[in-house]
Molecule: Bacterial RNase P class A
Organism: Sedimenticola hydrogenitrophicus
RNA sequence: GGAGUCGGCCGGAUGGUCGCUGCCUUGCAAAAGGUGGAGGAAAGUCCGGGCUCCGACGGGCAGGGUGCCAGGUAACGCCUGGGGGGCGCGAGCCUACGGAAAGUGCCACAGAAAAUAUACCGCCACCGACCCACGGGCCGGUUGGUAAGGGUGAAAUGGUGCGGUAAGAGCGCACCGCGCUGCUGGUAACAGCAGUGGCAGGGUAAACCCCACCCGGAGCAAGACCAAAUAGGGGGGCGGGCAACCUCGGUUGCCACGUGCGGCCCGCACGGUCCCCGGGUAGGUCGCUUGAGGUGCACGGCGACGUGCAUCCCAGAUGAAUGGCCAUCCAUGACAGAACCCGGCUUACAGGCCGACUCCCAAC
Numbered sequence: 001g002g003a004g005u006c007g008g009c010c011g012g013a014u015g016g017u018c019g020c021u022g023c024c025u026u027g028c029a030a031a032a033g034g035u036g037g038a039g040g041a042a043a044g045u046c047c048g049g050g051c052u053c054c055g056a057c058g059g060g061c062a063g064g065g066u067g068c069c070a071g072g073u074a075a076c077g078c079c080u081g082g083g084g085g086g087c088g089c090g091a092g093c094c095u096a097c098g099g100a101a102a103g104u105g106c107c108a109c110a111g112a113a114a115a116u117a118u119a120c121c122g123c124c125a126c127c128g129a130c131c132c133a134c135g136g137g138c139c140g141g142u143u144g145g146u147a148a149g150g151g152u153g154a155a156a157u158g159g160u161g162c163g164g165u166a167a168g169a170g171c172g173c174a175c176c177g178c179g180c181u182g183c184u185g186g187u188a189a190c191a192g193c194a195g196u197g198g199c200a201g202g203g204u205a206a207a208c209c210c211c212a213c214c215c216g217g218a219g220c221a222a223g224a225c226c227a228a229a230u231a232g233g234g235g236g237g238c239g240g241g242c243a244a245c246c247u248c249g250g251u252u253g254c255c256a257c258g259u260g261c262g263g264c265c266c267g268c269a270c271g272g273u274c275c276c277c278g279g280g281u282a283g284g285u286c287g288c289u290u291g292a293g294g295u296g297c298a299c300g301g302c303g304a305c306g307u308g309c310a311u312c313c314c315a316g317a318u319g320a321a322u323g324g325c326c327a328u329c330c331a332u333g334a335c336a337g338a339a340c341c342c343g344g345c346u347u348a349c350a351g352g353c354c355g356a357c358u359c360c361c362a363a364c
Stems, first nucleotide, its partner, number of pairs: 001360010012329007020037007039335001043346002046344005051219004063215005068082005083097001084095004098210002103208002105204003120150002122146004126141003130137002158176006177199001178197008223286004233277006240255007257271005293312008330333001
């Protein structure tokens, strides 16, 4: 100098001016003054928790989720550290990574065969016909052997080599791989070493399934409180005429009147007014922002994180504020805006800054 990997941070600045809004102070009020006023993702609403209401002895079934090991945490599908596998020269990156000899299913096309195995070509033996220079060649087969070679496929029944054989084959041997056993190291996942078995049934479990662990439901329109008008509910007082009953003031029945059903009659059902009570609606208040909180220091830990001390208060609206204009500068400012709160993940993002590390080239 070039190329790259990982981590962190900022994401217009300053001033003036006019507005909006939470809180505080003054004020009878109007208003004035002071002070606070979006984000790293406030987003997607994908996980986990707090909080609230409902449900619930405990256990099981069903259903859903998670899935190498250890740790962190309120909890997690998150994070940290480690192991295995894959990629990269490297810094590093990716990884649902338990079980396929419990059972079931599936494996397109091609191919003989895709899993109780199997023989298309080839190779070898045998048999038969023909030719022969007698070494063999060539053609055929209701024959047998063979998975070494070819061909198909994403995948073909451990790999390489030597021996062996008619040709072959873990048939035998060495090494690698695999299974089992033991020892050593490690908390563990796992790794290393030694012995042993010729070696078993290819893949697929984000297919059913098996194993282990976890999981009540709904959500701030949760939920709690105050509480109009109108209608409806409950209780009490008062109310036209006649008849019956009795405790002489009420009860019951009928009629009249009104309303509904109905085109009308009959019939059936209901009843007016005043006061009180409670539920609920509109509306209002709370929930609402001091919290698994931020910052700094010390200590423990490789780290995620934890503990202690000090210090700070940092939006809380409900038609819903956080904005507009001007000036100067950098320079033409990206993605985007709270709505109960928090921990994560994922996605979007103009431009810029810082730190650690790797590889290549050159010079000293």